[in-house]
RNA sequence: GACAAAGGCACACCCGGCGAAAGUCGGGGCCGCAAAGCCACGGGGCUACCGCGCGCGCAAUUCCGCUGCGUGCCAUGCCGGCCGGGUUGCCGAA
Numbered sequence: 001g002a003c004a005a006a007g008g009c010a011c012a013c014c015c016g017g018c019g020a021a022a023g024u025c026g027g028g029g030c031c032g033c034a035a036a037g038c039c040a041c042g043g044g045g046c047u048a049c050c051g052c053g054c055g056c057g058c059a060a061u062u063c064c065g066c067u068g069c070g071u072g073c074c075a076u077g078c079c080g081g082c083c084g085g086g087u088u089g090c091c092g093a094a
Base pairs, nucleotide, nucleotide: 001091008033009032013028014027015026016025017024018023031081037087038086039085041084042083043082044079045078046077051073052072053071054070055069056068057066058065
C1' cells in the first nucleotide's frame, strides 16, 4: 500500500464439545481484514462460580446456622475481529 499476482484468515449465523458465565475449541458458513499471524506489557471492555455485605424465608428463647431466595461488591477468569505496544511474515507498481 497497487482497479497487480500468488495465496491466507474467517463476522454474523447453524451444529457438536468445554465452561457457572464472559467466552473458547472443532465442523459448516463468508461480513470483512495488508497483518483479522503470534505475545495479555499498557489502556479499555465483559462475566461473577467461589467469597464478602445487606434484605427476605426456614430454624431458634437468643447466638450460631441453612445443599434456601433476592440483591450490591469482587478477577487471579475472559476479550487482540476494542485501542496502543512488541515481534514475525507475502508481493514489490507508484
This is a predicted structure of a 94-nucleotide RNA (c-di-GMP-I riboswitch aptamer) from a soil metagenome.